[in-house]
C1' cells in the first nucleotide's frame, strides 16, 4: 500500500422554547429530582421469587450428549482434545454407543452385505484340430481393468500365476494389547501381535450416562362497601307457622348484637440488586476473592417528544411493565486495537 480475519466501543451532541411521568416540598401558581435499549424485541433456554403439590424408590416422557473448568443455574460461557475448510491469520461441527438387538437405503445396477460377476481376463489341466509355434469349443478359473451408484469388503510397488487374488514379501493405512504422556478427552517419532477380520445411517427404533413436580405478577398478600347468603349469643303481651289429642319442647319466622368468607373498588407485590463503577489479588481464561465509590424509570389509558439554531448531514434498528443470566434476530453510519497474507521501499 492492498487484501483480510478477530475483538471492543459509540450509536447523534451542544443551545433555546413549549410539553409529558414518577418522587420531594407547596394552600396554589410553581420549583427541585430522575426518566428506556443495545437489544427494552424473539419468548427459545436457565434462574430468583410466590401460590400448589410432595416419606422414599421405580416406571412412562422430555431434554442434554468429546473431556475439564466457571456459573446462583443452563441448551450458556472459557479452555483443551478430535474431524473438516483456509496459503495464513482464523473459521465451522447434535462431536457418546452400529463386535447388545430391530430396521433401512429411492433409482441405477449382476451384487447394497457373512455381497456379487453384465462387459471382461485366462481357459495351465482334459478334449478336437495343426508341421515345431499355435488355434477351437466346452467344463471351469479370476476379480486385475471397465461399467452402475451417495457408498460395492484398504492403497503403491514387486514377486506370484494360464489368468488372477494380502496369494507372498516391502513401505504406508488399519485395528488390537502394552508402555509412556495428559486430571481427563486423547495422542504417541516407543514396544509387540494380526494380512485386514470390523462399510454408512442412532435429527430410525433402541442402548448407556447425567438432569426435569405444576402453574405464573391477570402469581401472590392486605384492607373491605351495597346487596344477598352463612355461625353464634340474647330478647319476646312467652306473638305466629309446623309438628302433637293438649302442655314442654323442638323446628322456622320476627328484632338487637357479635363474628367469618366472598364480589365491586382500594392498596401491595414494585424495584438495593447473583446491581454498577474504580483499583488491586489470584486464574492462560470464563470467573472469583478484597477494599472503595455510587443509586441509574417503576406507571397502570400506562411518561422520553415537538420546533428552531448550530456542529457534521437529512441518522439505523427500535421502545420498559416482576426481576436478573443468556441464545438468537434487526441495525444508517462511525471509532480503536490485536493477528495474517501479497507487493513495494530502505
Nucleotide at each position: 500500500g492492498g487484501a483480510g480475519u478477530c475483538g471492543g466501543c459509540c450509536g447523534g451532541g451542544c443551545a433555546g422554547u413549549c410539553g409529558c411521568g414518577u418522587c420531594g416540598c407547596g394552600c396554589a401558581a410553581g420549583c427541585g429530582u430522575c426518566g428506556a435499549g443495545g437489544a427494552a424485541a424473539g419468548u427459545c433456554c436457565g434462574g430468583g421469587c410466590u401460590c400448589c403439590a410432595c416419606a422414599g424408590g421405580g416406571c412412562a416422557g422430555a431434554g442434554u450428549g468429546c473431556c475439564a473448568g466457571g456459573u446462583a443455574a443452563c441448551g450458556c460461557c472459557u479452555g483443551g482434545g478430535c474431524g473438516g475448510c483456509g496459503u495464513g491469520a482464523g473459521c465451522c461441527g447434535a462431536c457418546g454407543g452400529a463386535a447388545a438387538g430391530u430396521g433401512c437405503a429411492a433409482c441405477a445396477g449382476a451384487g447394497a452385505g457373512u455381497a456379487g460377476a453384465c462387459c471382461g481376463c485366462c481357459g495351465a489341466u482334459g478334449g478336437c484340430c495343426u508341421u515345431a509355434g499355435g488355434g477351437c469349443a466346452c467344463a471351469g478359473g479370476c476379480a486385475a481393468g471397465g461399467g452402475u451408484g451417495a457408498a460395492a469388503g484398504g492403497g503403491u510397488g514387486c514377486g506370484g500365476u494360464a489368468a488372477g487374488a494380502g496369494c507372498g514379501c516391502a513401505c504406508c493405512g488399519c485395528g488390537c494389547c502394552g508402555g509412556u504422556g495428559g486430571c481427563a478427552a486423547c495422542a504417541u517419532u516407543c514396544g509387540g501381535c494380526g494380512g485386514c477380520a470390523c462399510g454408512g445411517c442412532a435429527a430410525a427404533c433402541c442402548c448407556c450416562a447425567c438432569u426435569c413436580g405444576g402453574a405464573g405478577c391477570a402469581a401472590g398478600g392486605c384492607c373491605a362497601a351495597a346487596u344477598a347468603g352463612g355461625g353464634g349469643a340474647g330478647c319476646g303481651a312467652u306473638g305466629g307457622u309446623g309438628u302433637g289429642g293438649c302442655c314442654c319442647g323442638c323446628a322456622c319466622c320476627g328484632c338487637u348484637c357479635c363474628c367469618g368468607g366472598g364480589u365491586a373498588g382500594g392498596c401491595u407485590g414494585c424495584u438495593u440488586g447473583a446491581g454498577c463503577c474504580c483499583g488491586u489479588c489470584g486464574g492462560u481464561g470464563a470467573c472469583g476473592g478484597c477494599g472503595g465509590g455510587c443509586c441509574g424509570a417503576g406507571a397502570g389509558g400506562a411518561a422520553u417528544g415537538a420546533c428552531u439554531g448550530u456542529c457534521u448531514a437529512a441518522a439505523a434498528c427500535a421502545g420498559a411493565a416482576c426481576c436478573c443470566g443468556g441464545c438468537u434476530u434487526a441495525c444508517g453510519g462511525g471509532c480503536c486495537g490485536g493477528c495474517u497474507c501479497c507487493c513495494c521501499c530502505u

This is a predicted structure of a 346-nucleotide RNA (Bacterial RNase P class A) from Mizugakiibacter sp.
The prediction has a mean pLDDT of 75.
The model forms 92% of the base pairs in the Rfam consensus.